[in-house]
The RNA shown here (transfer RNA) has 72 nucleotides and comes from a Patescibacteria group bacterium.

């Protein structure tokens, strides 16, 4: 240099053009000698940057940052 896959909540990860979710974390309550556990609520997002297409974009086009991996 080229080819591939990735980047979405603090973490690890869904998400088929139509209101951006789940576990775990975290907070607030309930349980109880106390703490763990269990249980209930809820708190938290510029979707990696910038342009496009579209009525409408996390998704599709294009350009560039990073990260993995493969040719040379």
């Nucleotide at each position: 240099u080229c080819c591939g896959g990735g980047g979405u909540a603090g973490c690890u990860c869904a998400g088929u053009g139509g209101u951006a979710g789940a576990g775990c974390a975290g907070u607030u309550g309930a349980c109880u000698g106390u703490u763990a556990a269990u249980c209930a609520a809820u708190u938290g997002g510029u979707c990696g940057u910038g342009g496009g297409u579209u009525c409408g974009a996390g998704c599709c086009c294009c350009a560039c940052c990073c990260c993995c991996g493969g040719a040379g």
The organism belongs to Bacteria candidate phyla, within Bacteria. Rfam family: tRNA. Rfam describes the family as follows. Transfer RNA (tRNA) molecules are approximately 80 nucleotides in length. By type it is a transfer RNA.